[in-house]
Context: one part of a larger RNA
C1' cells in the first nucleotide's frame, strides 16, 4: 500500500449521479396511535414505558403487587422492521428477457364489441381419414380491444372495412342459336374412254371435324341504396368588434364528413424552456402547488380521480451513522524485506 472485518474524539450527508454502502431500528408485555378510506383498512402508523437477581405477600398455576440488591452492560449471545411527508405509473397477489433489463412491460378479476343454433357450431390442427372445441349447447364456446373500483365515455358514416337490401347498369364458364373460312364423307349432273358398268376429268350438293366471330339466356361480385365508431380512422382557417389600454362573450367570411365536448394540461406528452408566479433552500435546470398561446393531451390504442399494494421512478424531512472533513487505531490475509 491492497483485501476482509472492527473501534473512535469533533462535526453529522458537507460524500455522491443518487445516503450507494454502512449505521440506526429490531423481541415480548403494557400504554398510545393522524390524514385519508372502497369502513376492511391505513397500523407493528407515529410515539413512549417495562424486562436481571433476592425477600415478603396474593394466587391451584401462569403470574401480579410492594420493598431491597448487583453489574460497564438485564430482549446481557445469535437470530431479529429504520420511520415520516409528497408526486408519477400500474388497482391488487401473480408473470417475464435460464446467462447485462423484474419494470410503468405481460397477466388479472371486471367492461364492451363481433362470430357461433350444433347429424358436419364457430374456430384450430391435418393432404386426408380423423382429432380438439365437447361426451359441452348462447348463463355455452371462439376471437378483438380495454383492464379493480368511482364519475364518465362527446361530434363525424365523406373515405376504408363490416352488415342488410337488390329495381336498374355491368358481368364468367356452360347451354341454346346464327354468320364467315378450312377440310370434305355422301349423293347427283355433264364430257371423254372403253372390257357397258366401270375408270378419269369438270361442276353441283354437302354430313362430320375444325378455325373464327355474333346473338339469346344467366350467378355471385362490383356499381347502386341504407345502416354501423368500446369498427380502421378523423375531430379547420382568416378577419373585425366593448366608453383608458388589453382582451373578445359577439359578428362576418371560406372550407369540411364533422370541426376536439367533459376532464386534464410546460405533463413518462411543451420545441421555444431553466415558460411565468408561489412553497421549500443562504443559494434549486430538480420536486411540489397554480397559470394555460396543448410545436404535437383528450375520452375503452379509454379520459379524470382513487383507499390498499410495489426489491418500480422522483422530490423533501427526522433518526442514524467513518459516505465525507479533520484527527486516530486494532485484528487477519496478501504485497514488501530478510532467509
Nucleotide at each position: 500500500c491492497c483485501g476482509u472485518g472492527g473501534u473512535u474524539g469533533a462535526g453529522g450527508a458537507a460524500c455522491u449521479a443518487g445516503g450507494c454502502a454502512a449505521a440506526u431500528u429490531a423481541c415480548a408485555u403494557c400504554c398510545g396511535u393522524a390524514a385519508c378510506u372502497u369502513a376492511g383498512g391505513a397500523a407493528a402508523a407515529a410515539g413512549g414505558a417495562u424486562g436481571c437477581c433476592c425477600u415478603a405477600u396474593c394466587g391451584c398455576a401462569a403470574g401480579g403487587u410492594a420493598g431491597g440488591g448487583g453489574g460497564c452492560a438485564c430482549a446481557g449471545a445469535a437470530a431479529u422492521g429504520g420511520c415520516u411527508c409528497a408526486a408519477g405509473c400500474g388497482a391488487c397477489u401473480g408473470u417475464u428477457u435460464a446467462u447485462u433489463a423484474a419494470a410503468a412491460a405481460c397477466a388479472c378479476a371486471g367492461g364492451u364489441c363481433c362470430c357461433u343454433g350444433c347429424u358436419a357450431a364457430a374456430c384450430u390442427c391435418g393432404u386426408a381419414a380423423g382429432a380438439g372445441g365437447a361426451u359441452g349447447u348462447a348463463u355455452a364456446g371462439g376471437g378483438g380491444c380495454c383492464g379493480a373500483c368511482a364519475c364518465c365515455u362527446g361530434c363525424c358514416c365523406a373515405g376504408u372495412g363490416c352488415c342488410c337490401g337488390u329495381a336498374a347498369g355491368u358481368u364468367a364458364a356452360a347451354a341454346c342459336u346464327g354468320g364467315a373460312g378450312g377440310u370434305g364423307a355422301u349423293u347427283c349432273c355433264u364430257u371423254u374412254a372403253c372390257u357397258u358398268g366401270u375408270a378419269a376429268a369438270g361442276g353441283a350438293u354437302g354430313a362430320g371435324c375444325u378455325u373464327u366471330u355474333g346473338g339469346u339466356c344467366c350467378a355471385a361480385g362490383c356499381u347502386c341504396g341504407g345502416g354501423u365508431g368500446a369498427a380502421c380512422g378523423g375531430c379547420a382557417g382568416c378577419a373585425g368588434u366593448a366608453a383608458c389600454u388589453a382582451u373578445a362573450a359577439c359578428u362576418g367570411u371560406u372550407c369540411u364528413a364533422a370541426g376536439g365536448u367533459a376532464g386534464c394540461g410546460u405533463a413518462a406528452u411543451c420545441c421555444c424552456u431553466u415558460g411565468u408566479c408561489g412553497c421549500a433552500u443562504a443559494a434549486u435546470u430538480a420536486u411540489c402547488g397554480a397559470c394555460c398561446c396543448g410545436c404535437a393531451c383528450g375520452a375503452a390504442a379509454g379520459g379524470u380521480g382513487u383507499a390498499a399494494c410495489g426489491a418500480c421512478u422522483u422530490g423533501a424531512g427526522c433518526a442514524c451513522u467513518c459516505u465525507c472533513u479533520u484527527a486516530a487505531u486494532c485484528a487477519c490475509g496478501g504485497a514488501c524485506u530478510c532467509g
About this RNA:
The prediction has a mean pLDDT of 86. Predicted 3D model of a 339-nucleotide part of an RNA (large-subunit ribosomal RNA, domain IV) from a sediment metagenome. It matches the Rfam family "Bacterial large subunit ribosomal RNA".